[in-house]
Context: one part of a larger RNA
RNA sequence: UUGGGCGUAAAGAGCGCGUAGGCGGCAAGGUAUGUCUGAUGUGAAAGUCCGGGGCUUAACUCCGGAAGUGCAUUGGAAACUGCUUUGCUUGAGUCCCGGAGGGGAUGGCGGAAUUCCUGGUGUAGAGGUGAAAUUCGUAGAUAUCAGGAGGAACACCUGUGGCGAAGGCGGCCAUCUGGACGGUGACUGACGCUGAGGCGCGAAAGCAUGGGGAGCAAACAGGAUUAGAUACCCUGGUAGUCCAUGCCGUAAACGAUGAGUGCUAGAUGUCGGGGGAGUUAACCCCUUCGGUGUCGUAGUUAACGCGUUAAGCACUCCGCCUGGGGAGUACGAUCGCAAGGUUGAAACUC
Numbered sequence: 001u002u003g004g005g006c007g008u009a010a011a012g013a014g015c016g017c018g019u020a021g022g023c024g025g026c027a028a029g030g031u032a033u034g035u036c037u038g039a040u041g042u043g044a045a046a047g048u049c050c051g052g053g054g055c056u057u058a059a060c061u062c063c064g065g066a067a068g069u070g071c072a073u074u075g076g077a078a079a080c081u082g083c084u085u086u087g088c089u090u091g092a093g094u095c096c097c098g099g100a101g102g103g104g105a106u107g108g109c110g111g112a113a114u115u116c117c118u119g120g121u122g123u124a125g126a127g128g129u130g131a132a133a134u135u136c137g138u139a140g141a142u143a144u145c146a147g148g149a150g151g152a153a154c155a156c157c158u159g160u161g162g163c164g165a166a167g168g169c170g171g172c173c174a175u176c177u178g179g180a181c182g183g184u185g186a187c188u189g190a191c192g193c194u195g196a197g198g199c200g201c202g203a204a205a206g207c208a209u210g211g212g213g214a215g216c217a218a219a220c221a222g223g224a225u226u227a228g229a230u231a232c233c234c235u236g237g238u239a240g241u242c243c244a245u246g247c248c249g250u251a252a253a254c255g256a257u258g259a260g261u262g263c264u265a266g267a268u269g270u271c272g273g274g275g276g277a278g279u280u281a282a283c284c285c286c287u288u289c290g291g292u293g294u295c296g297u298a299g300u301u302a303a304c305g306c307g308u309u310a311a312g313c314a315c316u317c318c319g320c321c322u323g324g325g326g327a328g329u330a331c332g333a334u335c336g337c338a339a340g341g342u343u344g345a346a347a348c349u350c
């Protein structure tokens, strides 16, 4: 490279937007780029292949033919592809009406609880554990009542329930704002899909500056345990966790499953609508869209399993894999304040 693959064996980029490129709906006309067909020229000789001849044969050699799948010129074909013209509405989008939602940002408010402070009541213990001790307490703790301060998180509702591209999102209210969905018509008329580079978003931890600091808690200290115990358990406790701004750019960033389109049995739960029937309403029944679960047919898979939310049957585009270790290392490049990230070998060895 070809071929084969990527849920779990190596392999789907953490996610999106989008440039180039690749691919692209239905109908008609034109053109003739690709495509198909004919002719002419060329495609040296030798070699190769086929048919003959000559050395006793063969190798070798001579003659004739074919082939040389190509290129150029030229005549034609028009289904498909391309280009072009005209049109269409099913793909895509816009408008209108409507309901659902922890989607995002900012500001404000609230109650429960923990801790601390002040005061009251009150007296000898409290705390902690497998058992203890370190620890706190007669300078009055623990318990209990009242008042105050401050920070962080939002019990119940809460649900294989909802929203978001992913990361993720949960008290209440307001303002600003994104997306999806349903209904009915009208409009635009292929405006689409994917997406190398690129740009943006991106948990936790970490970094920089300035705030904040209740609880928790790496590091650290002490007490236990133990043969030891740099741990598990206990008492403390600093970064951090929180806010603002700026970095970092990684995760088992997982559905370990890229995006889009079409086709292919059903059953059942649930969420958001629409329609019908019914009704005070709720519940319930039928039907139809969009989501989200469970099971399962055909099919598929090495098996497990997947199974209209496919890992089934096909198409388009991107990413990635090619024995284990060495190694996600070295070197170089590039990004970063740093930590480090991205790209990414080889020798050697089994």
Base pairs, nucleotide, nucleotide: 004321005320006319007304008303012318014201015200016199017198021194022193023192025088026087027086028085029084030083031082034080035077036076037075038074039073040072041071042070048066049065050064051063052062053061054060091191092188093187094186095185096183097182098181103177104176105175106174107173108172109171110154115149116148117147118146119145120144121143125136126135162169163168206247207246208245209244210243211242215241216240220236221235222234223233258317259316260315261314262313263312266295267294268293269292270291271290272289273288274287275286276285299306300305323350324349325348332343333342334341335340
Notes: A computed fold for a 350-nucleotide part of an RNA from a marine metagenome, annotated as small-subunit ribosomal RNA, central domain. The prediction has a mean pLDDT of 88.